Transfer RNA from an Opitutaceae bacterium, 72 nucleotides, folded computationally. Taxonomically the source falls in Opitutaceae (Bacteria, Pseudomonadati, Verrucomicrobiota, Opitutia).

[in-house]
RNA sequence: GCCGAUGUAGCUCAAUGGUAGAGCAACGCUUUUGUAAAGCGUGGGUUGCGGGUUCGAGUCCCAUCAUCGGCU
Repeated sequence: GCCGAUGUAGCUCAAUGGUAGAGCAACGCUUUUGUAAAGCGUGGGUUGCGGGUUCGAGUCCCAUCAUCGGCU
C1' cells in the first nucleotide's frame, strides 16, 4: 500500500428497516442472629465519529477513526 472482519450499558453479547434488550457487575429492598447464597426491583445507551437513502436506520449506502487478521 491492497483486501477482509469487528465497533451497541461498567464487562461479555443479542436485536427481520418499525418503542434498543439479556446475562454478569453496581445500587436498593426482602429473607438471615449476622455474612454468603437466593428472590424482587431500580438506575445506567448521542448503537466509534460524520454524512446520505427512507415516512422510519443499530440494521442499507458513502467517507472516516480505532482494533484485529490476511496479502505484498
Its Rfam family is "tRNA". Rfam links the family to the GO term triplet codon-amino acid adaptor activity. The family's RNA type in Rfam is transfer RNA. The coordinates come from a structure-prediction model, not an experiment, and the mean pLDDT is 81.